RNA sequence: AGUAAGAAUAGAGGUGCAGAAACCAUCAGUACUUAUGUAGAGGAGAAUGAGCUCCAAAGAAACAUAAGGAAAGGGGAAUUUGCCGAAGUGGAUGGAGACUCAUCUCCUGAAGCUGGUUCUGUUAUUUAAUAAAUUCAGGACUGUCAUAUAGGAAACUAUAUGGGGGGCUAUUCUUUUG
Numbered sequence: 001a002g003u004a005a006g007a008a009u010a011g012a013g014g015u016g017c018a019g020a021a022a023c024c025a026u027c028a029g030u031a032c033u034u035a036u037g038u039a040g041a042g043g044a045g046a047a048u049g050a051g052c053u054c055c056a057a058a059g060a061a062a063c064a065u066a067a068g069g070a071a072a073g074g075g076g077a078a079u080u081u082g083c084c085g086a087a088g089u090g091g092a093u094g095g096a097g098a099c100u101c102a103u104c105u106c107c108u109g110a111a112g113c114u115g116g117u118u119c120u121g122u123u124a125u126u127u128a129a130u131a132a133a134u135u136c137a138g139g140a141c142u143g144u145c146a147u148a149u150a151g152g153a154a155a156c157u158a159u160a161u162g163g164g165g166g167g168c169u170a171u172u173c174u175u176u177u178g
Base pairs, nucleotide, nucleotide: 001177004175005174006173007172008171009170010169011168014084016083017082018081019080020079023076024075032068033067034066035065036064037063038062042055043054044053045052047103048102049101050100051099087114088113089112094107095106096105097104115142116141117140118139119138120137121136124134125133144163145162146161147160148159149158150157151156
């Protein structure tokens, strides 16, 4: 000088991402409890099957009426916290659990994929839900880098094409190259 590689620090994208507690609506006059009536043999232990235990003709389940009556999850607008693979998806591995066993449930969460936002959908899943979320497909906008063209003294701007976040920008340090 700034070729190539590595490390550290600080940043950018913007209706940017996620968490937390409080509030609000929904969940729902639902689940559940009590009383009465009908009814007449099953019911409970997260769900299914098998066992085991418990409740039940001193009346199980179910239905109707009356009185009382939730919660979790998901959502909303602001507040606040942490951040820019923020995060989402995915589900390897391992662990725990329910009375026991087999499915199963919960926790932990590897690889892989996605730059971001938004719209549409007779895409699929989930849910009480048409809300919302995620997946798939298509479109629009936007950020960054590279290349090409045009303008410009240059920085840069515009258009087009393509790539990805283990990326991109800036600074510093180490090694390497001249």
Predicted 3D model of a 178-nucleotide RNA (Lysine riboswitch aptamer) from Terrihalobacillus insolitus. The prediction has a mean pLDDT of 79. The organism belongs to Terrihalobacillus, within Bacteria. Rfam family: Lysine riboswitch aptamer. Its family is annotated with lysine biosynthetic process in the Gene Ontology.